[in-house]
Molecule: RNase P RNA; transfer RNA
Organism: Pseudomonadota bacterium
RNA sequence: GGAGUCGGCCAGGCAGUCGCUGGCGGGCAUUGCAUGCAAUGACCGCGGGAGGAAAGUCCGGGCUCCACAGGAUAGGGUGCCAGGUAACACCUGGGGGGCGCGAGCCUACGGAAAGUGCAGCAGAGAGCAGACCGCCGAAGCCGUGAGCUUAAGACGUUUGCGGCUGGUAAGGGUGAAAGGGUGCGGUAAGAGCGCACCGCGUGCGUGGUAACACGGCAUGGCAUGGUAAACCCCGCCCGGAGCAAGACCAAAUAGGAAUCCUUUGGCGUGAUCCGCGCCGGAUUCGGGUAGGUUGCUGGAGGCCGUCAGUGAUGACGGUCCUAGAUGAAUGACUGCCGGCUUGAGGGUUCGUUCGCGAAUCACUUCGAGUCACAGAACCCGGCUUAUCGGCUGACUCCGUUU
RNA sequence: GCCGCCAUAGCUCAGCUGGUAGAGCAGCUCACUUGUAAUGAGAAGGUCCCGAGUUCGACUCUUGGUGGCGGCA
Numbered sequence: 001g002g003a004g005u006c007g008g009c010c011a012g013g014c015a016g017u018c019g020c021u022g023g024c025g026g027g028c029a030u031u032g033c034a035u036g037c038a039a040u041g042a043c044c045g046c047g048g049g050a051g052g053a054a055a056g057u058c059c060g061g062g063c064u065c066c067a068c069a070g071g072a073u074a075g076g077g078u079g080c081c082a083g084g085u086a087a088c089a090c091c092u093g094g095g096g097g098g099c100g101c102g103a104g105c106c107u108a109c110g111g112a113a114a115g116u117g118c119a120g121c122a123g124a125g126a127g128c129a130g131a132c133c134g135c136c137g138a139a140g141c142c143g144u145g146a147g148c149u150u151a152a153g154a155c156g157u158u159u160g161c162g163g164c165u166g167g168u169a170a171g172g173g174u175g176a177a178a179g180g181g182u183g184c185g186g187u188a189a190g191a192g193c194g195c196a197c198c199g200c201g202u203g204c205g206u207g208g209u210a211a212c213a214c215g216g217c218a219u220g221g222c223a224u225g226g227u228a229a230a231c232c233c234c235g236c237c238c239g240g241a242g243c244a245a246g247a248c249c250a251a252a253u254a255g256g257a258a259u260c261c262u263u264u265g266g267c268g269u270g271a272u273c274c275g276c277g278c279c280g281g282a283u284u285c286g287g288g289u290a291g292g293u294u295g296c297u298g299g300a301g302g303c304c305g306u307c308a309g310u311g312a313u314g315a316c317g318g319u320c321c322u323a324g325a326u327g328a329a330u331g332a333c334u335g336c337c338g339g340c341u342u343g344a345g346g347g348u349u350c351g352u353u354c355g356c357g358a359a360u361c362a363c364u365u366c367g368a369g370u371c372a373c374a375g376a377a378c379c380c381g382g383c384u385u386a387u388c389g390g391c392u393g394a395c396u397c398c399g400u401u402u
Numbered sequence: 403g404c405c406g407c408c409a410u411a412g413c414u415c416a417g418c419u420g421g422u423a424g425a426g427c428a429g430c431u432c433a434c435u436u437g438u439a440a441u442g443a444g445a446a447g448g449u450c451c452c453g454a455g456u457u458c459g460a461c462u463c464u465u466g467g468u469g470g471c472g473g474c475a
């Protein structure tokens, strides 16, 4: 100097003017009760007012109601190990596997020797494997040639050839996948058939909390192919609904009519049953309606320090704290500065037919455009997705120089 | 705000316990007709909403996104 990896931070700045929203204070007006309070209205002043993702609503929890959620079934989630946590599918540390020269990154990673299923096409064979080509001709049978035997033949016997039954999973070919690999022996040819090494399984040992590891030992000739983001099995977890939950105030659900069920019932109650709580209930016609307040933001909270821990995190101490709207506020304009993009002029360098042309901005002036993604709605912890640009820390690889 | 569902040819929809996607209508070509319609025959037409993963193989299974629809006071 170049190329990269991992993390942290910011999210244009300042000033002025005009607005929006809710809070506090002040005096004024109106109303109510009855003589100092409450409510409402406009006015004045003061200070507050979006995010790292407020998003998707994908997980987990708080909170609220149903029984402070109990038993069973169904259903769903999760899945190497240990730890953290309120909890998690999150985080941290570690193990196995994969990628990268490396810093590092990715990983739905339990069980296929419990059972059931699936594998189109191709191929001989696709799940208790399989003989198409090739190889073999040991064994059996058939045909045939030759030798021996015999006077000759038959029979017998030896041997060659062809064929059939057959043997063979080494080689070819098909396929995503063909039932360990290499070598030697062995064989008719072959084959874990035997052996050596490698791989794999099982048992024990050693190290480790464990996952797991071992160039530790013994043993098994290899049985047990793939698929569980197929059903399933195993371990663990999950009751349901959601702030439009729920609570309070007020109005209404009136008075009625009809039908049905009625304790072996109905409702709360959710997928079902038990259980628990409550006691009349359901449907239709008809009549009638109006919302407001609260829940609401101070919390598993942030920052700093010390201690414990490899770390996530925890303990202790100090310090800081103001969005709470509800057809839903947090904005607009102007000026200056800053970043980025772009145009023009000057400058610089190169070429030059001296007319100019090209390049550059690590120099300068002026103009124009632009400053992402996106916006709270009960609250937190995560994950995922979107995101212009900038600042910063640690580390890796390559090149050059010393 | 919360909770559900869907996306396949131009339109309306099938398909899916994984094996390479169909139907009806529309459009095109031909026949029939003097001509049109109807009818008959034929051919064409697909990013199975988009990306990633599991698998030999994905419209189908899992997951992230995009768009649309519905319910709850």
Base pairs, nucleotide, nucleotide: 001398002397003396004395005394006393007392008391009390010389012337013336014335015334016333017332018331020049021048023046024045025044026043028041029040030039031038032037033036051373055384056383058382059381060380061379062378063242064241065240066239070274071273072272073271075238076237077236078235079234080094081093082092083091084090095109096107097106098105099104110233111232115231116230117227118226132172133171134168135167136166139165140164141163142162143161144160145159146158147157148156180198181197182196183195184194185193199222200220201219202218203217204216205214206213207212246294247293248292249291256285257284258283259282260281261280265279266278267277268276301320302319303318304317305316306315307314308313338371339370340369341368342367343366344365345364346363347360348359349358350357351356403474404473405472406471407470408469409468412427413426414425415424421458430444431443432442433441451467452466453465454464455463